[in-house]
Molecule: transfer RNA
Organism: uncultured Clostridia bacterium
RNA sequence: GUGGGUAUAGCUUAGCCGGUUAAAGCGCCAGUUUGUGGCACUGGAGAUCGUCGGUUCGAAUCCGAUUACCCACC
Numbered sequence: 001g002u003g004g005g006u007a008u009a010g011c012u013u014a015g016c017c018g019g020u021u022a023a024a025g026c027g028c029c030a031g032u033u034u035g036u037g038g039c040a041c042u043g044g045a046g047a048u049c050g051u052c053g054g055u056u057c058g059a060a061u062c063c064g065a066u067u068a069c070c071c072a073c074c
Base pairs, nucleotide, nucleotide: 001073002072003071004070005069006068007067010026011025012024013023019057028044029043030042031041032040050066051065052064053063054062
């Protein structure tokens, strides 16, 4: 340099042939339970989906560019 893949909550993932509240587990906060803690149960906070732009009535999802990481080729 060329081609391909990955990027979504603090972490690990789902959703990704467009549709109205972006979901789950672990973790975090509060409460119930317990002599305390843990386990268990209940509730809550937390991501505008790597970034920018485009298409569309509507984009995490489609298109373009770009950034980081990984793989292959030269």